Small-subunit ribosomal RNA from an uncultured bacterium, 1502 nucleotides, folded computationally.
Model confidence (mean pLDDT): 83 of 100.

RNA sequence: UAGAGUUUGAUCCUGGCUCAGGACGAACGCUGGCGGCGUGCCUAACACAUGCAAGUCAAAGGAAAACAGCUUCGGCUGCAAGUACUUGGCGCAAGGGUGAGUAAGGUAUAGGUAAUUUGCCUACAGGACAGGGAUAACCCCGAGAAAUCGGGGACAAUACCUGAUGAUGCAGCGGAACCGCAUGGUUAUGUUGUUAAAUGAGGAAUCGCCUGUAGAUAAGCCUAUAUUCCAUCAGGUAGUUGGCGGGGUAAAAGCCCACCAAGCCUACGACGGAUAGCUGGUCUGAGAGGAUGAUCAGCCACAUUGGAACUGAGACACGGUCCAGACUCCUACGGGAGGCAGCAGUGAGGAAUAUUGCGCAAUGGGCGAAAGCCUGACGCAGCAACGCCGCGUGGAUGAAGAAGUUCUUCGGAAUGUAAAGUCCUUUUGUAGAGGAAGAAUAGCCUGUUUUACGGGUGUGACGGUACUCUGCGAAUAAGCCACGGCUAACUCUGUGCCAGCAGCCGCGGUAAUACGGAGGGUCCGAGCGUUAUCCGGAAUUAUUGGGCGUAAAGCGUGCGUAGGUGGUUUGUUAAGUUAGAUGUGAAAGCCCUGGGCUCAACCUAGGAACUGCAUUUAAAACUGGCAAACUAGAGUAUAGGAGAGGAAAGUGGAAAUUUCAGGUGUAGCGGUGAAAUGCGUAGAUAUCUGAAGGAACAUCAAUGGCGAAGGCAGCUUUCUGGACUAAUACUGACACUGAGGUACGAAAGCGUGGGUAGCAAACAGGAUUAGAUACCCCCGGUAGUCCUGGCUGUAAACGAUGAGUACUGGGCGGGAGGAAGUUCGCUUUUUCCUGCCGUAGGGAAACCAUUAAGUACUCCGCCUGGGGAGUAUGGUCGCAAGGCUGAAACUCAAAGGAAUUGACGGGGGCUCACACAAGCGGUGGAGGAUGUGGCUUAAUUCGAGGCAACGCGAAGAACCUUAUCCUGGACUUGACAUGUUUGGAUGGCUCGCCUGAAAGGGAUGAGUCUGCCUUCGGGUGAAACUUACACAGGUGCUGCAUGGCUGUCGUCAGCUCGUGUCGUGAGACGUCGCGUUAAGUCGCUUAACGAGCGCAACCCUUGUCCUUAGUUGCCAGCACGUAAUGGUGGGGACUCUAAGGAGACUGCCGGUGUUAAACCGGAGGAAGGCGGGGACGACGUCAAGUCAUCAUGGCCUUUAUGUCCAGGGCUGCACACGUCCUACAAUGCAACAUACAAAGGGCAGCGAACUCGCAAGAGUAAGCAAAUCUCAAAAAGUGUUGCUCAGUUCGGAUUGCAGGCUGCAACUCGCCUGCAUGAAGCUGGAAUCGCUAGUAAUCGCAGGUCAGCUAUACUGCGGUGAAUAUGUUCCUGAGCCUUGUACACACCGCCCGUCAAGCCACGAAAGCGGGGGGCGCCUAAAGUCGCUGAGCUAUCUCUUCGGAGGGGCAGGUGCCUAGGGCGAACUUCGUGAUUGGGACUAAGUCGUAAGCAAGGUAACCA
Repeated sequence: UAGAGUUUGAUCCUGGCUCAGGACGAACGCUGGCGGCGUGCCUAACACAUGCAAGUCAAAGGAAAACAGCUUCGGCUGCAAGUACUUGGCGCAAGGGUGAGUAAGGUAUAGGUAAUUUGCCUACAGGACAGGGAUAACCCCGAGAAAUCGGGGACAAUACCUGAUGAUGCAGCGGAACCGCAUGGUUAUGUUGUUAAAUGAGGAAUCGCCUGUAGAUAAGCCUAUAUUCCAUCAGGUAGUUGGCGGGGUAAAAGCCCACCAAGCCUACGACGGAUAGCUGGUCUGAGAGGAUGAUCAGCCACAUUGGAACUGAGACACGGUCCAGACUCCUACGGGAGGCAGCAGUGAGGAAUAUUGCGCAAUGGGCGAAAGCCUGACGCAGCAACGCCGCGUGGAUGAAGAAGUUCUUCGGAAUGUAAAGUCCUUUUGUAGAGGAAGAAUAGCCUGUUUUACGGGUGUGACGGUACUCUGCGAAUAAGCCACGGCUAACUCUGUGCCAGCAGCCGCGGUAAUACGGAGGGUCCGAGCGUUAUCCGGAAUUAUUGGGCGUAAAGCGUGCGUAGGUGGUUUGUUAAGUUAGAUGUGAAAGCCCUGGGCUCAACCUAGGAACUGCAUUUAAAACUGGCAAACUAGAGUAUAGGAGAGGAAAGUGGAAAUUUCAGGUGUAGCGGUGAAAUGCGUAGAUAUCUGAAGGAACAUCAAUGGCGAAGGCAGCUUUCUGGACUAAUACUGACACUGAGGUACGAAAGCGUGGGUAGCAAACAGGAUUAGAUACCCCCGGUAGUCCUGGCUGUAAACGAUGAGUACUGGGCGGGAGGAAGUUCGCUUUUUCCUGCCGUAGGGAAACCAUUAAGUACUCCGCCUGGGGAGUAUGGUCGCAAGGCUGAAACUCAAAGGAAUUGACGGGGGCUCACACAAGCGGUGGAGGAUGUGGCUUAAUUCGAGGCAACGCGAAGAACCUUAUCCUGGACUUGACAUGUUUGGAUGGCUCGCCUGAAAGGGAUGAGUCUGCCUUCGGGUGAAACUUACACAGGUGCUGCAUGGCUGUCGUCAGCUCGUGUCGUGAGACGUCGCGUUAAGUCGCUUAACGAGCGCAACCCUUGUCCUUAGUUGCCAGCACGUAAUGGUGGGGACUCUAAGGAGACUGCCGGUGUUAAACCGGAGGAAGGCGGGGACGACGUCAAGUCAUCAUGGCCUUUAUGUCCAGGGCUGCACACGUCCUACAAUGCAACAUACAAAGGGCAGCGAACUCGCAAGAGUAAGCAAAUCUCAAAAAGUGUUGCUCAGUUCGGAUUGCAGGCUGCAACUCGCCUGCAUGAAGCUGGAAUCGCUAGUAAUCGCAGGUCAGCUAUACUGCGGUGAAUAUGUUCCUGAGCCUUGUACACACCGCCCGUCAAGCCACGAAAGCGGGGGGCGCCUAAAGUCGCUGAGCUAUCUCUUCGGAGGGGCAGGUGCCUAGGGCGAACUUCGUGAUUGGGACUAAGUCGUAAGCAAGGUAACCA
């Protein structure tokens, strides 16, 4: 020392991406009241107009002019005890700026200098004698446009020169003492030589000059350590490394030169490249670290670019000189001038950074004796919210909880004490008044105790500023971002995958808390957000503090160099280590404690700290060094057995294949899922005999053996490596690991020469297929496979597990040896190798577990998100193929591991179901009915769409129904509801009139009625009408906003929970297993024990019996009666009716089974193992269906999408499909006769009987609101007769005529009857449906709806009444267990590549164009140095006075050299027609040719 979001259906892990924090010389957007303190070109070391930034000294010298005054006109005086100018001195090397260069000539830290210098300053000692010649300013002349220059003349110095003196200086020589660190140093001393000055300035105090010593300060040089990235930079270096001798410097040194030697640096990273000023510090961080090097401070470097020196104490000099280059300016064209990376300022660049301000008052600096002058250093002010800090924008009270706004469940809620109002205050603001500190000096005057101190005088840019007081007055002052999660903060509205948002996940397709607006609340606040960057979080480079079997990651394996690490004992040492001390670690900053600005920021004092380095003292345990010893590690010797260890030579088989020769033999063989190609009458295949040749070695044979790995297998011999066991002896740490290096290294492949039986890439043919340039399969077949001696150097080279050592419970095996015992079978024990299972422990888990993936140590290799990519490029190896090393741009928010639950599988096991099979009957063919699609139409209303839409909604469309479906006509508070309101009282009903298709519209008359209360005056205004308004209405949209209802899986046996246990967790167990069941039904076992919803049961019905009851039902017995009939009396026995009971429970017996559950068989029983049937439908799935049953949110409509009416349509017909009906006939049809049901319906009804009609039906009419009457006849059946296999006496479509019924109305468009007509059809292709017993099949009956009907439909009812099931291989569906999975929208899944289109970045590329630093050659400015110097030359010396000497200068010349030119290479960047692959994009094309399940050929590696 804090975490969070994001991979998944969920989980754990790995792993990346993203966020919350802090910071900033910042910029941008919106906004903006004040003050204090700080900060402010990060880009173009780009170019610069203008002004200023370094002068000063008259107490070192010379000295005008102008001006003023005076004048004798000659001049004098003042300015002036000195102004311009000038000689000279000091300064200009500081201060100030910038960061280009520089990876070390830098910086930091610690040292060295015995190898050095130091102006001004301080202290001490000593000294300053005698002379000389010039020169500037100035005057005159000249050149020039100018800058400036030349000549002549005069003169001064603290300018310059000569001589003297002179030491403790310097140099040479000599010996001595002391010291040190090798060369050496210091001190005293003898001797020889040599070296100085300004006796200047000033009235004085005083200031200067020269020599020496010492100090201080400031510098130079040297050493060690530390100091970015790249090895796709591995070798570099000739002044290079060293020596000797010179030169050179203040000083060491190849610093330079000549000669000699051949060294020197480098894997502890030389050389090269890229980038960069370094540090104190700053930011961040718990720290270790990481990043950074603005402001402040130290060092360095630079001053337009490059080079060079001069002067000086100090420079190779920002505001100096010379030369060269570029640029700018002036020019009379001849020539000149310039350098803001000083302060302001300008242009340019840029996202971006200020005033051409005031002052030397303070601090500091230069000069000066001082006054003073100079100072863009500095002090201040100005601009900028750029940062930090502080203050304010008011306080109290105030509920009618105002208005407005927003929301609303319409009640209200919120804004909100907020406002208004009332009472206060005045920071800030404004006006006025007062008004600082910063000031101490110096100088001058004065005093005293006179190198000093006191007093007085005197000095402020900021600034009339800070601050204080007074007046006025809430007056002058709030925004910004966000509100889906992370992350504090929610509603309405608009929009409708659009517009847009977005840091990540992601939001938006009509109900968006995610977009835009509004209201509200949240955070921060004169700021708030965004962007860029850094650290953090990130243990995500892991020293602290990570990993490598499967997630990324162990080299294919050995040997071995450097390096790293290393057994036991003793002694010694003191490098590491530990402790103390000393020095240093600048100041500032950070931290602590005080103090000063009202506080704070800020400033200031002290302390601590600066974790470091160096020196020194001590210790000696550990590591290291040295020395000596030891034997446990390692090795050697002896004996022994085991082994597909390796190499070479030889050899084997009545083994196999093939070929050849011969014999026998005849028509096929061969091959496959099935075939074909192929071989065969020229004799194959088959079979027998013989021969040839090559390759490989069955059985033994084994989680057996050997080897480092790759790998090794017939047998024999020879040579040879290693391991193991046993026992002793010897050596004495000789060891482990191992970067580079080196050797070995499967298969394929390459090159040489052989060999080639079988097999077999390529190739060819046949098949397969939609295709099949494939596979699997088949017929052939070349490289190759084999040998030789070379190359290649890779594999999923795997135990996906580097090597070594030690330690840590066990159990059971296998192999090679040994020991002891033995009953000779074996037992016990020990070493090595090799397996399995498991404890602790580990692990994300699965798993590993003495052969570790446990616990530790040593060494090596490797990893850091996925893709791009093991690619490009460079290097290197290879004959090639290729190998090794090995990126980036760009792109994604994941990729991945293990395990979980599901789902799925052309995975497995068990089981079930009319699922198949076994059967029966159908559909699909015909005609018709009906529904749907399609087409058509003005309209053919709407919905339903695999199973689970299609005789479905619709239990019944002529009008109505009915739906704005169409045409046309009407109405507008409405056809319907509620409320308010106007009117007058009206209004209702009946009959009427005109128009019209009706609805409606328009007039207008007659009759009749008109509520309730009443005090009879009247009141009310109920019902209805009318006027106006709220509203009604909608079969309009959304079933993907919903409720309810329903379908389906499925009447399948499942679905869950509580507690507990296991697992880090998702989850698991329970619910699995064994048996059993129709069943998760039950039993047993069991980390489970229980429970719930389902199953079953309870309910209804049916089957048997009993009890009760007995009309309308029944009638055995008794009686009466009829042609006959329960018709009548009566009866309750029976049937029946409808209430209640009984009954069935594996209860009993036997067997099987686990002493179970249960099953099988049996008995009894009406019924037997759920007796039959029904109702009843778990958790859930399908965004299943329905907004058109109903209800309902939202949206839409309101003289219409509402309402009414007439007519039409829903019935339309080339066609396609579904569901049915009737048939095709003789088990039939027709005619006649005749028997037996159940369950229902009935008053706007059922309707008997009778009459009429061929019939449908009509007329009349009894009975019945029903166990009473009626519909009502049941039909198949039975009996008799006919038909005799045919488009028929089958079949009935279609059509014609004539009728009937319902109804306002049968044309579109009803049903029925009669007569006539008499299509198709002779049992139905592929395919497909139903059914397991009172079932299928077949037969009729009834009902609902309904005026009627399209009903052949639907819902019920009964009659007759089968066949088959060996069974679960297969098809379909389902359940359980298990397995694989890259699926989870769940296989109708996922997913790959080419091609086509767009866009992006990158590579290659004929080339083209820049940059860079070296190399070689040529040329060479300025300049130092060397040589020369016949030209020139005041000072000194000599002189014969002419000159000469000495020294210097010009000139010339040599070396070096900036720059320039040429050349050949290298390196880097840009660009490039074309080209290559890659990434990303919408729903494109082709396949499924690659993969995930056995992915349909298991996959994958070389």